[in-house]
Context: one part of a larger RNA
């Protein structure tokens, strides 16, 4: 100087408390451990910071694993030689990779031609290719975490023999090393804040595909008309403790008030200092070293990653009456759509099928929003709760759903009556609850990323638990 303390002081954070909803019990989904296996590819691991994580999507492919069948200048790159255009159609053997035949076919540039060249294909030789093989404790890059915490430093000066200190401590204040005052310090940098984006109010410009107050018209903003309103998207305004009162040191600020759509950072996002964990990643990529070279490379068929006595994490659905079922009837936002979205119509109980209008989309489509509201029914029961499991018949995607897809219909109806010790999230348009969309994607979400609808309770307080900041103290630790 740090680090640590079941030392002290001050102060923060859904840290506790106050409250609401969960997890832990059940069934299922998913990941992990374990076990099993020819293989169940690999990585991530005391917790925060592995375990719906890499995987924004494993039937083949992916695929890195296993079995079997094949290849050896190789699936891919550059260079050399020889031959041939490339390319297309087709037969046989084989699980395919592959092997072996038949046919069509001559282009571009230079040149009269012979021939040469570019490109592509085949064969040959070797330099070399290849490796998701090892080392993240050799590395770059990227990332997690402490932590959006308020800190981390430097120049000069001063003090100290020196390590170093001072500044950065102190008194106030703040979300903040934020600002004010004081001070042997005076300044400065990286951080904080602001500048950026979304959202909340207003003005202005613009008026189709959007909108409809007045007029006419219609089943319908459908059409004429209009651009006022809504909305869209460009430019601006607006909030700054600016004003008033109180308080404070006349300061920084704090409390209350006015005006205002909004008030003291308005709400949300992006943004992550010096560093820590030899944290994570050599399987995104790049890369040193090592290893491999008829194999640890490459191609193919099939299997596996989907196993199942168990254990754990994360979720979904429930255990019902604030509910289940049936009928009727409203109101979103944000997205996606041309190998696509697919209306109206017809068929099917249904998944879906036939068909194809319109739409490169403020125009058309996906599209129904659901909870809600109105009416009916059930009457507390393992039930008209709950839907696992299993049987049968189907639909769709795809070369192909046996291992191993999703969905539909009929039947079957399991556990489960609110969950031990323990434990998680959330402070407002939040929690809870309800549906909708998207990425990936042929198909395959209860996951993920977004969107809106309905919409709470509680916070006395900082003694205690956890994490953190500043000052101080002890130390046999560095």
């Nucleotide at each position: 100087u740090g680090a640590c303390g079941g030392g002290g002081g001050c102060c923060c954070g859904c840290a506790c408390a106050a409250g609401c909803g969960g997890u832990g019990g059940a069934g299922c989904a998913u990941g992990u451990g374990g076990u099993u296996u020819a293989a169940u590819u690999c990585g991530a691991c005391g917790a925060c910071c592995a375990c719906g994580c890499g995987c924004a999507g494993a039937a083949c492919c992916u695929u890195a694993c296993c079995c079997a069948g094949a290849c050896u200048u190789g699936a891919c790159a550059u260079c050399c030689g020889u031959g041939g255009a490339a390319u297309c159609c087709u037969g046989c053997a084989g699980a395919g990779a592959u092997g072996u035949g038949g046919g069509a076919g001559u282009g571009c540039c230079c040149g009269c031609a012979a021939g040469g060249g570019a490109g592509c294909c085949a064969c040959g030789a070797g330099a070399c290719a290849g490796g998701u093989g090892c080392u993240g404790c050799a590395u770059g890059g990227c990332u997690g975490u402490c932590g959006u915490c308020a800190g981390c430093u430097c120049g000069u000066g001063u003090c100290g023999u020196g390590a170093g200190a001072u500044g950065u401590u102190g008194g106030g204040u703040u979300a903040a090393g934020u600002c004010c005052c004081g001070c042997a310090a005076c300044g400065a940098g990286c951080g904080c804040a602001a500048c950026c984006c979304c959202u909340g109010c207003c003005u202005u410009c613009a008026g189709u595909u959007g909108c409809c107050a007045u007029c006419a018209u219609u089943c319908a903003g459908u059409u004429g008309g209009g651009c006022a309103c809504u909305c869209u998207g460009g430019a601006g305004g607006g909030a700054c403790u600016g004003c008033c009162g109180g308080u404070g040191u006349u300061a920084a600020g704090c409390c209350g008030g006015a005006g205002g759509a909004a008030g003291g950072u308005g709400g949300g996002g992006a943004u992550g200092a010096c560093g820590u964990c030899a944290a994570g990643u050599c399987c995104u990529c790049a890369u040193g070293g090592c290893c491999u070279u008829u194999a640890u490379g490459u191609c193919u068929g099939g299997g596996g990653c989907u196993a199942c006595a168990c254990a754990c994490g994360u979720g979904c659905u429930a255990c019902a009456a604030u509910g289940g079922c049936c009928g009727g009837u409203a109101c979103a936002g944000a997205g996606g759509g041309a190998u696509g979205c697919g209306a109206g119509g017809g068929c099917g109980c249904g998944a879906g099928c036939c068909g194809g209008a319109g739409c490169c989309a403020a125009u058309c489509c996906c599209a129904a929003a659901a909870a809600g509201c109105c009416g009916g029914u059930c009457c507390c029961a393992g039930u008209u709760c709950g839907g696992a499991u299993c049987g049968a018949a189907g639909u769709c995607u795809g070369c192909a759903a046996c291992u191993c897809g999703a969905c539909u219909u009929c039947g079957u109806g399991a556990a489960g009556u609110c969950g031990g010790a323990a434990u998680c999230g959330c402070u407002a348009g939040u929690a809870a609850u309800c549906g909708c969309g998207g990425a990936u994607c042929a198909g395959a979400a209860c996951g993920c990323c977004g969107c809106g609808g309905u919409g709470a309770a509680u916070a006395c307080g900082u003694u205690c638990c956890c994490g953190g900041g500043c000052c101080u103290u002890g130390u046999a630790c560095a």

Predicted 3D model of a 478-nucleotide part of an RNA (small-subunit ribosomal RNA, 3' major domain) from a metagenome. The prediction has a mean pLDDT of 82. The RNAcentral record of the full RNA draws on SILVA. It matches the Rfam family "Bacterial small subunit ribosomal RNA".